The prediction has a mean pLDDT of 82. Transfer RNA from Blochmannia endosymbiont of Polyrhachis (Hedomyrma) turneri, 73 nucleotides, folded computationally.
RNA sequence: GCCGGUGUAGCUUUAAUGGAAGAGCAGUGUAUUCGUAAUACACAGGUUAUAGGUUCGAAUCCUAUUACCGGCA
Numbered sequence: 001g002c003c004g005g006u007g008u009a010g011c012u013u014u015a016a017u018g019g020a021a022g023a024g025c026a027g028u029g030u031a032u033u034c035g036u037a038a039u040a041c042a043c044a045g046g047u048u049a050u051a052g053g054u055u056c057g058a059a060u061c062c063u064a065u066u067a068c069c070g071g072c073a
Stems, first nucleotide, its partner, number of pairs: 001072007010025004019056001027043005049065005
């Protein structure tokens, strides 16, 4: 330099063919307990790597860029 893959909540991840993102663990609160843990219920947490484009509508399609991983040279 060329080609391919991955990037979504603090962590692990879901979301055939575009219809607007859910779960588990962790966190916070309440209940239960003499207390802690466990358990139950509730709450909070996402510019879906970045920037453009297509579309009524994009995590998803197209282009460029960026980080990491792999292959070729």

RNAcentral holds the sequence, with entries from ENA, GtRNAdb and Rfam. It matches the Rfam family "tRNA". Rfam describes the family as follows. Transfer RNA (tRNA) molecules are approximately 80 nucleotides in length. The family's RNA type in Rfam is transfer RNA. A source record names the gene tRNA-Thr-CGT-1-1.